[in-house]
RNA sequence: CUCUUAUCCAGAGUCGGCGCAGGGAACUGGCCCGCAACGCCGCAGCAACCGGCCCUCAUCACGGUACGGUGCUCACCAGCCCGAACGACCACGAUGGUCCCAUUCGGGGACGAUAAGAG
Numbered sequence: 001c002u003c004u005u006a007u008c009c010a011g012a013g014u015c016g017g018c019g020c021a022g023g024g025a026a027c028u029g030g031c032c033c034g035c036a037a038c039g040c041c042g043c044a045g046c047a048a049c050c051g052g053c054c055c056u057c058a059u060c061a062c063g064g065u066a067c068g069g070u071g072c073u074c075a076c077c078a079g080c081c082c083g084a085a086c087g088a089c090c091a092c093g094a095u096g097g098u099c100c101c102a103u104u105c106g107g108g109g110a111c112g113a114u115a116a117g118a119g
Stems, first nucleotide, its partner, number of pairs: 001119008013043001015042005022033003027079004044073003049069003052065003080108006087099005
């Protein structure tokens, strides 16, 4: 780097030091933060993905446990498709049909992130 599987609605810092003008994961758009952002280091914390350990007569599973390997910790949302609401138009007695830029809601994907495995 590529592929496969799982997860991505929960949780956890207004801490200290140093540096900096940009930053909010890649692209686009929106929105937001910003010389106190953001980043790095340290400390603190969250979390059972993998390993270990506990639990068990024993194995597996379930469950537990931050010990090891990762990950994460103050604002993000949308993008494509489908459906519904709202809306517009047409016909109309009830009602039905068509469209649907934008908005809202639901479902699925794409992209991306993390873990484990394979190449």